This is a predicted structure of a 71-nucleotide RNA (transfer RNA) from Elusimicrobia bacterium RIFOXYA2_FULL_39_19. The coordinates come from a structure-prediction model, not an experiment, and the mean pLDDT is 82. The organism belongs to Elusimicrobiota, within Bacteria. The sequence was found in a public genome assembly. It matches the Rfam family "tRNA". Its family is annotated with triplet codon-amino acid adaptor activity in the Gene Ontology.
């Protein structure tokens, strides 16, 4: 330099055009003499910028980061 892949809560992963979810972690409450466990509840995320569309995490383009291959 060329080609391909991945990017979603703190972490690990879903969601293949129509209200962004699960698990775990975190906060609060209940339970308990206390702790752990359990139950209820809350906050928290679509890498960035454009385009298409009534509507984009999703489709298209560019870009950034990481990974793989070629040179």
């Nucleotide at each position: 330099g060329c080609g391909g892949g991945u990017g979603u809560g703190g972490u690990u992963c879903a969601a293949u055009g129509g209200u962004a979810g699960c698990a775990u972690g975190c906060g609060a409450g209940c339970u308990u003499c206390c702790c752990a466990a359990g139950c209820u509840u809350g906050a928290g995320a679509c890498g960035u910028g454009g385009g298409u569309u009534c509507g984009a995490u999703u489709c298209c383009c560019a870009u950034c980061a990481c990974c793989c291959g070629c040179u």